Bacterial RNase P class A from uncultured Microbacterium sp., 370 nucleotides, folded computationally. Its mean pLDDT, the model's own confidence on a scale to 100, is 76. Its Rfam family is "Bacterial RNase P class A". Rfam classes the family as a ribozyme. The source organism's lineage runs through Bacteria, Bacillati, Micrococcales, Microbacteriaceae and Microbacterium.
Parts: sequence; structure tokens; C1' cells
RNA sequence: GGUCGGCUAGACGGUCGCGUCGCGGGGUGUGAACCUUGCGCCGAGGAACGUCCGGGCUCCGCAGGGCAGGGCGGUGGGUAACACCCACCCGGAGUGAUCCGCGAGACAGUGCCACAGAGAGCAGACCGCCUCUUCUCGAAGAGGUAAGGGUGAAAGGGUGGUGUAAGAGACCACCGGGGCCGUGGUGACACGGCUCGCACGGUAAACCUCGCCCGGAGCAAGGCCAGACAGGGGAUGAUGACGCGGCUCGCCGAGUCCCCGGGUAGGCCGCUGGAGCGGCACGGCAACGUGUCGCCGAGAGAGAUGACCGUCCACGGGGCGCGCCUUCGGGCACACCCCCGGACAGAACCCGGCGUACAGGCCGGCCCUU
Repeated sequence: GGUCGGCUAGACGGUCGCGUCGCGGGGUGUGAACCUUGCGCCGAGGAACGUCCGGGCUCCGCAGGGCAGGGCGGUGGGUAACACCCACCCGGAGUGAUCCGCGAGACAGUGCCACAGAGAGCAGACCGCCUCUUCUCGAAGAGGUAAGGGUGAAAGGGUGGUGUAAGAGACCACCGGGGCCGUGGUGACACGGCUCGCACGGUAAACCUCGCCCGGAGCAAGGCCAGACAGGGGAUGAUGACGCGGCUCGCCGAGUCCCCGGGUAGGCCGCUGGAGCGGCACGGCAACGUGUCGCCGAGAGAGAUGACCGUCCACGGGGCGCGCCUUCGGGCACACCCCCGGACAGAACCCGGCGUACAGGCCGGCCCUU
């Protein structure tokens, strides 16, 4: 100088304030409960965020068949599950540590390949090169060719040679590619041998094919208690409605839908002890798993976790100079005191991820240069 990972998210004290819960005092109420007050415990995050994935939980009637739709996609493992994580493989970037990758299939089929270009897929000949013919002697015509030029993201393997009129896998060597076999590996794959002059351009975030997975809605889920009210009109239905939340077959079997009007919007459960957190040991390269010991850390109602003061702490800026170097443009470094600044953001059923935001600070591994 760089790269990767982990930790932290100011500390202590005082004063005042807020919320849940527990134990008391007082009050209201028939009661559930509520109001007030004292003391005590506890009281946001690494992302609580976005709500993008995956689960738990709850309800919808989890019979069944078919079709449609969606997601994922190297290999092996982890997990409750995943689009996540770990390890490896392949390809690319970098001297390197390391990073990047919507990584199946383009010899099943279909489609597409803009512009440019002669030609964009069972290709093609614009310039050029070569041969022949003709003549007005540097052009025209006929034929061969695809090495070179030009177009393009891409032109039917690449480099070098032999060969030829000029050329060309036409032939040869090496590289690349296809097929077969062997060895190693659980595997993706790697390495080696033999063989084939090379047939098979790209595109599947185009249709499609293959393999695996997927019911829907969400805590305003859903349940219980208490309380209130008023019905009216229309449509449809045993010739099968509604439902089985995509459709259909099939099943079931009596209500369903719309409009106007009326009432309520209180309490309790769900609710937080869990795929929990920390230490140690063991297994594993790791993600992670198993065992054991210890700990309890918000759960409220549109929703509390804050403010001030003092001392310290890190860093930045200023007051704001001083010092050193100087090619006179500037560069380097910075004591004491004072002032200002401490980010991003905030639980709302709960977890696992991903993505995004973030003043700074601390620690460690590795790489490069000297």
C1' cells in the first nucleotide's frame, strides 16, 4: 500500500420523567376491572428497517384424478426450510492475498441474430491473389481460390510449415475439439493413452426439454366473554347454488350474492421460555451437530425506553497559531486551553436468511513493494 474477517455502537455518577409486571396503601364499581400513589425488577437493534425469500403458528372442509401456473438449477454437505450458509469444481479478472458468476440442456424440435456487410447458417465472393481469352495495353470477360484486406458482437477451428498457377485439413507438427478406454475422486471434474482432419456459430433473464419443489390467506390470523340493534328491496338456487380460494372432472347438499337502512368498535386469550442465549467438552476442513452446566432478556393501547448537569474517552473541525522542509506554487507535523460535533435508525405474533443505511473506534489472518 492492499485484501478478507470479527468485535463495538461511548463510560460512570446525580436530578427529573415514561412503560409492562410484582408487592403494598387509598378510592370507584354488583362484578370483570379501572383510577391514583409508594417501593422493587426489567425495558430496542446490528440492522428492530425494506417486507424480498424460507419456516413455525392460526383459520379456510388437507378425499382423489387431470390440466394450467410459479420457483429453483455445477457438485457434495448443513438446515425446520430456503432463492441462505459451508467446502469443492469450472470459467473470468488480478503479480498476489482475493474477488466476480440468475454456472442444467443449443447433435428433441421451432424461432431469432438489429445496424453494417457480397454473405448471418445445409453461407458467401466486395477488394485482393492466380490461370486463360480478347483488345483500344491496362482494362474487360470466363474460370479457380478463400491465405490477406474490409463489415460486424459473431464469418464454418488456431499457429507454423509442406504443397500449389494461386490457394485450401489437401497433407504434417503442436494447441483446441469430438468419440472410446484407463486411473484418481462420493461427485462436479481432473490427468493420461488410443482414435477421428474437424462433422457440432451464438441465443433458453426466446418458446421449449429435463430434474426437484410448491394449496390459499394472514395475529385486523383465530377463539372466548359482555353488550347493542330493525328491518326493507332485488337477483339466483334440488334442472344442484355456496364450498373443496387458478380451472376442470368428481365430491358435497341449502342457502348464497348485491343495494339501502340500523347497531357495535369494550374486556380476556393468542403474547412470548424459544429451531432461545452464553460457557465448556466432543465430532466435523467448515457451515453445523451432539452432550453438559448456567441464565431469563420489552411484550402494553397507534404504541414507553427520554431530557438536563458534572467528570472522563476516542476521533474530526474551528478559535490559531508555532515548528521543519521548499523548486516560493506549496508540503509535512502538531503541545496547552476553549467552542462545536458522537452515526444509521427504533420492537408490534415469533424465528432463519438476504438486501439496504451507518459518525467513528478496536482486534486479527493473509498478500504485494521496500